Model confidence (mean pLDDT): 80 of 100. The RNA shown here (transfer RNA) has 74 nucleotides and comes from Cystobacter fuscus. The same sequence occurs in records of 2 taxa. Its Rfam family is "tRNA". Rfam classes the family as a transfer RNA. The RNAcentral record of the sequence draws on ENA.
RNA sequence: GCGGUGGUAGCUCAGCUGGUAGAGCACGAGCUUCCCAAGCUCGGGGUCGCCGGUUCGAACCCGGUCCGCCGCUC
Numbered sequence: 001g002c003g004g005u006g007g008u009a010g011c012u013c014a015g016c017u018g019g020u021a022g023a024g025c026a027c028g029a030g031c032u033u034c035c036c037a038a039g040c041u042c043g044g045g046g047u048c049g050c051c052g053g054u055u056c057g058a059a060c061c062c063g064g065u066c067c068g069c070c071g072c073u074c
Stems, first nucleotide, its partner, number of pairs: 001072007010025004019056001027043005049065005
């Protein structure tokens, strides 16, 4: 340099052929318990790596760009 793959909540990850974003764990509150832990209920938290384009509508499609991983070439 080229190709592939990934980047979504604090962490690990889903998200169908474009229809307005979720789970588990963690965190906060409550219930329960003499206390802790466990269990149950509820809740907070995201401009979907970044910029632009297409579209009535983009995490998803298109272009550019940054970073990680894998492979190829010299």